This is a predicted structure of a 104-nucleotide RNA (Guanidine-I riboswitch aptamer) from a Syntrophomonadaceae bacterium. The model forms 100% of the base pairs in the Rfam consensus. The coordinates come from a structure-prediction model, not an experiment, and the mean pLDDT is 81. Taxonomically the source falls in Syntrophomonadaceae (Bacteria, Bacillota, Clostridia, Eubacteriales).
[in-house]
RNA backbone atom coordinates (compact mmCIF):
# COMPACT_ATOMS: atom_id res chain seq x y z
C1' N A 1 0.00 0.00 0.00
C1' N A 2 -3.56 -4.18 1.35
C1' N A 3 -9.46 -6.50 3.34
C1' N A 4 -6.38 -10.16 4.59
C1' N A 5 -1.82 -12.98 4.32
C1' N A 6 2.05 -10.48 3.28
C1' N A 7 6.59 -16.14 4.56
C1' N A 8 10.40 -20.23 3.90
C1' N A 9 13.38 -23.03 1.17
C1' N A 10 16.14 -25.00 -3.27
C1' N A 11 19.13 -23.96 -7.85
C1' N A 12 21.47 -20.10 -10.11
C1' N A 13 23.48 -14.92 -11.27
C1' N A 14 25.86 -10.06 -9.94
C1' N A 15 29.49 -10.03 -6.34
C1' N A 16 33.34 -12.02 -2.59
C1' N A 17 37.69 -13.53 -0.30
C1' N A 18 41.63 -17.38 0.07
C1' N A 19 40.25 -23.12 4.11
C1' N A 20 41.13 -26.72 0.07
C1' N A 21 42.53 -27.88 -5.10
C1' N A 22 44.94 -25.48 -9.03
C1' N A 23 48.53 -22.04 -10.59
C1' N A 24 53.13 -18.64 -10.38
C1' N A 25 58.12 -17.92 -7.91
C1' N A 26 61.44 -20.29 -4.63
C1' N A 27 63.67 -23.09 -0.85
C1' N A 28 65.22 -28.32 -1.21
C1' N A 29 67.39 -31.79 -4.26
C1' N A 30 73.08 -34.75 -8.24
C1' N A 31 68.27 -35.17 -11.31
C1' N A 32 63.54 -36.61 -10.42
C1' N A 33 59.81 -36.37 -6.71
C1' N A 34 57.41 -35.58 -1.98
C1' N A 35 57.30 -31.21 1.14
C1' N A 36 57.80 -26.22 3.03
C1' N A 37 57.49 -20.64 2.10
C1' N A 38 55.16 -16.42 -0.25
C1' N A 39 51.68 -14.49 -3.78
C1' N A 40 44.36 -13.51 -4.98
C1' N A 41 46.38 -14.80 -9.83
C1' N A 42 42.07 -16.06 -14.96
C1' N A 43 40.43 -20.51 -12.71
C1' N A 44 37.36 -25.38 -9.53
C1' N A 45 36.03 -26.64 -4.09
C1' N A 46 33.59 -22.74 -1.25
C1' N A 47 30.12 -17.95 0.70
C1' N A 48 26.53 -15.50 -1.89
C1' N A 49 21.48 -11.11 -2.58
C1' N A 50 14.36 -7.46 1.77
C1' N A 51 15.07 -3.69 -2.68
C1' N A 52 18.83 -10.15 -8.79
C1' N A 53 16.40 -14.57 -12.06
C1' N A 54 13.67 -19.17 -11.93
C1' N A 55 11.33 -23.07 -9.37
C1' N A 56 8.66 -25.28 -5.65
C1' N A 57 6.56 -24.57 -0.57
C1' N A 58 3.33 -22.43 2.82
C1' N A 59 0.13 -18.67 3.52
C1' N A 60 -4.54 -15.33 3.22
C1' N A 61 -9.51 -14.44 1.11
C1' N A 62 -14.33 -15.95 -1.40
C1' N A 63 -16.88 -20.79 -3.30
C1' N A 64 -18.05 -25.33 -4.15
C1' N A 65 -17.65 -30.86 -1.74
C1' N A 66 -19.74 -37.30 0.39
C1' N A 67 -13.73 -37.11 0.07
C1' N A 68 -11.21 -32.79 -1.39
C1' N A 69 -11.18 -29.52 -4.33
C1' N A 70 -11.33 -24.31 -7.76
C1' N A 71 -10.23 -19.14 -8.67
C1' N A 72 -7.54 -14.87 -6.91
C1' N A 73 -4.11 -12.55 -3.91
C1' N A 74 0.79 -12.97 -1.29
C1' N A 75 1.98 -5.34 -3.14
C1' N A 76 5.59 -1.68 -2.15
C1' N A 77 10.86 -1.14 -2.23
C1' N A 78 15.26 5.44 -3.03
C1' N A 79 20.98 -1.00 -3.41
C1' N A 80 20.63 7.69 -0.39
C1' N A 81 23.85 7.09 4.60
C1' N A 82 28.26 3.97 3.35
C1' N A 83 34.92 3.31 0.91
C1' N A 84 30.54 3.62 7.48
C1' N A 85 30.17 0.43 12.75
C1' N A 86 29.71 -4.19 14.59
C1' N A 87 29.82 -10.24 13.83
C1' N A 88 30.08 -15.18 11.34
C1' N A 89 33.42 -18.38 8.46
C1' N A 90 39.70 -20.08 6.68
C1' N A 91 38.57 -14.94 4.95
C1' N A 92 35.68 -11.69 2.94
C1' N A 93 31.45 -10.00 0.45
C1' N A 94 25.41 -7.02 -2.31
C1' N A 95 25.85 -12.53 3.88
C1' N A 96 23.95 -11.25 9.08
C1' N A 97 22.76 -7.27 12.42
C1' N A 98 19.22 -4.56 8.82
C1' N A 99 13.38 -3.15 4.93
C1' N A 100 18.30 -1.38 10.71
C1' N A 101 19.17 4.73 10.61
C1' N A 102 18.15 8.49 7.53
C1' N A 103 15.25 10.53 3.31
C1' N A 104 10.67 9.88 0.46
RNA sequence: CGAAAGUGUGUCUAGGGUUCCGCAUGUGGCAUGAACAUGGCUGGUCCGAGUGACACAGGUGCGCUAAGUGCACUACACCGUAUAGGGAUAAAAGCCCAGGCGGA